[in-house]
This is a predicted complex of two RNAs, RNase P RNA and transfer RNA, with 512 nucleotides together. It holds a member of the Rfam family "Bacterial RNase P class A". By type it is a ribozyme.

């Protein structure tokens, strides 16, 4: 300085004026002080909080997680790690590929527990398979050497046990060829009728053991196994582990309004007395004992309930007000632990609470980007001996124009993802050139 | 604010669970019938399954992520 690549920051800055919503102060005029966001978005997971259900465990249902290990309240989130594809700039190079190698990804448990698919092609698609092909050793069949027998000696007739030939029938192979997302390793050398891990060297994959390193996943070395048994669990399950259900319109107080209505259902009920009834009934209205509950230092004595209370659907009012609400797993410095995530001391700080719902507009000045705009001031190029005139592609000024995204808190808080202009910053991996 | 659902030719649907050919009505075209048209009959066309992206040998269906619609929920008695 280039070409590759990953992480973090920021979210225009200042003043003046108007104006909004909270809070404090003041009798009032008025004053002070705070006043979105990294995502407040999607609501995808996790927690708090509140009500609700519910002896407690544990099993089972439904769901959701998934490599090891550590963080954290907790997680499907973070960190280091392990392993499995890919893998950029960049060297090599027989041009086939090979090495380096930041990094990027992975719903990464099981497929030898079992079930169930693998469509079209194609012979064959799951305890593999034979369409062309090879072979045809062995059987089988012809033909002949060739043997036996007859013979009027020219020759016939029967045979295939030896030796040859040939057919491709029986029957062997899985090498080539083809089909396909997939056909049960690769080279080569023996074997073989032909072939094949059939044997055997090596490679490179599984499995079983042992030994080493490692909290572990897992890695490295060996020995012996000739290779039987693909792939799908974001199918169905099987192991392991986790989870009650609803949401601040939860939930708690007050006020206003009604027909203070009906109608079902579930729990709960001590006694007496008066009264009224198209219903004689756990019916309505009223009272009184027992009993309970309050304020109160006890008793007397007072006030209050003394049979209700709860869900659901019909049908009626209302569109009010308080709490819940905003100091928290909180923000900042800084020091120790630790590779990191993150944990822990101390110090400082208070920082949004609207409810058709505030956080905003206008001017200056500055800041960054564009500009196929303008000056022509300084490089710079042109013409001139020169003074000086000229030009405007480049690069600096200057002036002008545009533009500065995505988005907008509603109960808090941790994280994922998604949306997003334009700038800074630090790190890896190389190349090349200085020193 | 907070909680279900649904996106398939113009239009309303199925298929999605458990993965291999996208199908049914109406409508639209041609054609037959009829003096014309409507009925009817015969045939045809015409779908990125919302849209991205992963699993699979294959995805409307499985899974994440997204965009649009739609439907519920206030409080007293």
């Nucleotide at each position: 300085u280039c070409a590759g690549g990953g992480g973090g920051c920021c979210a225009g800055g200042c003043a003046g004026c108007c104006g909004c919503g909270c809070g404090c102060c003041g009798c009032a005029g008025g004053g002070c002080g705070c006043g979105a966001g990294g995502a407040a978005a999607g609501u995808c997971c996790g927690g708090g909080c509140u009500c609700c259900a519910c002896g407690a465990a544990a099993c089972g249902a439904g769901g959701g997680u998934g490599g090891c290990g550590g963080g954290u309240a907790a997680c499907g989130c973070c960190c280091g790690c392990c392993g499995g594809c890919c893998g950029a700039a960049g060297g090599g190079u027989c041009c086939g590929c090979c090495c380096c190698g930041a990094g990027g990804u992975c719903a990464g448990g099981g497929a030898a527990a079992g079930u169930g698919c693998c469509a079209c092609a194609g012979a064959g698609a799951g305890c593999a398979u034979a369409c062309c092909g090879c072979c045809g050793a062995u059987g089988g069949c012809c033909c002949g050497c060739g043997c036996u027998c007859c013979u009027u000696c020219g020759g016939g007739a029967g045979c295939c046990a030896g030796g040859g030939g040939g057919c491709a029938c029986a029957g062997g192979c899985a090498a080539g060829g083809g089909u396909g997302a997939a056909a049960g390793g690769g080279u080569g050398c023996g074997g073989c009728a032909a072939g094949a891990g059939c044997g055997c060297a090596c490679c490179g994959g599984g499995g079983c053991u042992g030994c080493c390193g490692g909290c572990a996943a897992c890695g490295g070395c060996g020995u012996c196994c000739g290779c039987a048994u693909g792939g799908c669990a974001a199918a169905c399950c099987c192991c392991a582990c986790c989870c009650g259900g609803a949401g601040c319109a939860a939930g708690g107080c007050c006020a206003a309004a009604u027909a203070g209505g009906g109608g079902c259902c579930u729990c709960g009920c001590g006694u007496c007395c008066g009264u009224c009834c198209u219903u004689c009934g756990c019916g309505g209205c009223g009272g009184g004992c027992a009993g309970g509950g309050g304020a109160g230092u006890u008793u007397c004595g007072c006030c209050c309930c003394g049979a209700g209370a709860g869900g659901c659907c019909c049908g009626g009012g209302u569109u009010g007000g308080c709490u819940g609400c905003u100091a928290g797993a909180g923000c900042c410095g800084u020091c120790c632990g630790g590779c990191a995530a993150c944990g822990g001391g101390c110090g400082g700080c208070c920082c949004a609470g609207a409810u058709g719902a505030a956080u905003g507009g206008c001017u200056g000045c500055c800041c960054c980007c564009g500009c196929g705009g303008c000056g022509c001031c300084g490089g710079u190029c042109c013409c001139g001996c020169a003074a000086g005139g000229g030009a405007u592609a480049c690069c600096g000024c200057g002036c002008g124009c545009g533009g500065g995204a995505c988005a907008g808190a509603a109960c808090c808080c941790g994280g994922c993802u998604u949306a997003u202009u334009g700038g800074c910053c630090c790190c890896c991996u190389g190349a090349c050139g200085u020193u | 604010c907070g909680g279900g659902g649904a996106g398939u030719g113009g239009c309303g649907c199925a298929g999605c669970c458990c993965g291999g050919u996208a199908g049914c009505g109406c409508a639209u075209c041609u054609g037959c019938u009829u003096u014309g048209g409507g009925a009817g009959c015969a045939g045809a066309g015409g779908g990125u399954c919302g849209c991205a992206g992963g699993u699979u040998c294959g995805a409307a269906u499985c899974c994440u992520g997204u965009c649009u619609c739609c439907c519920c929920g206030a409080c007293c008695a």
Its mean pLDDT, the model's own confidence on a scale to 100, is 79.